[in-house]
RNA sequence: GCUGACAUAGUUCAGUCGGUAGAACGCACCCAUGGUAAGGGUGAGGUGGCCGGUUCGAUUCCGGCUGUCAGCU
Numbered sequence: 001g002c003u004g005a006c007a008u009a010g011u012u013c014a015g016u017c018g019g020u021a022g023a024a025c026g027c028a029c030c031c032a033u034g035g036u037a038a039g040g041g042u043g044a045g046g047u048g049g050c051c052g053g054u055u056c057g058a059u060u061c062c063g064g065c066u067g068u069c070a071g072c073u
Stems, first nucleotide, its partner, number of pairs: 001072007010025004019056001027043005049065005
């Protein structure tokens, strides 16, 4: 330099052939115990890497950029 994959909650990851985002762990509160741990319940937490385009509507499709990983030279 060229090619490909990936980027979603604090962490690890799903997901949707375009209709407005979820799980586990973690965190807060409650239940429960003589107390602790384990357990059960409720809740908070995400401009979906950034900028544009298409569309009534984009996390999803298209282009560019950034970063990470892999391959080739």
RNAcentral holds the sequence, with entries from ENA. This is a predicted structure of a 73-nucleotide RNA (transfer RNA) from a Candidatus Peribacteria bacterium. Rfam family: tRNA. From the family's description: Transfer RNA (tRNA) molecules are approximately 80 nucleotides in length. Its mean pLDDT, the model's own confidence on a scale to 100, is 81.